[in-house]
RNA sequence: GGACGUGUAGCUCAGCGGGAGAGCACCUCGUUGACAUCGAGGGGGUCACAGGUUCGAUCCCUGUCACGUCCA
Repeated sequence: GGACGUGUAGCUCAGCGGGAGAGCACCUCGUUGACAUCGAGGGGGUCACAGGUUCGAUCCCUGUCACGUCCA
C1' cells in the first nucleotide's frame, strides 16, 4: 500500500429499515446478627464520526477515523 472484518450501556455481546436491548457490573429497598446468595425496583447510550438515499436509518450507500486478520 491492497482485501476483508469489527466499532451498540462501565465490560462481553445480540439486534439489522418503523419501540435501543440482554447477561454481568453499579445504586436503592427487602431478606441476614453481619456479609454473600436470593427477591423487588432503579440509574446509565451523540448505536465511532461526517455526508447521502428514504416518509422514516443502529440497520442501506459513500467517505473518514480506530482496532483486528490476511496479502504484498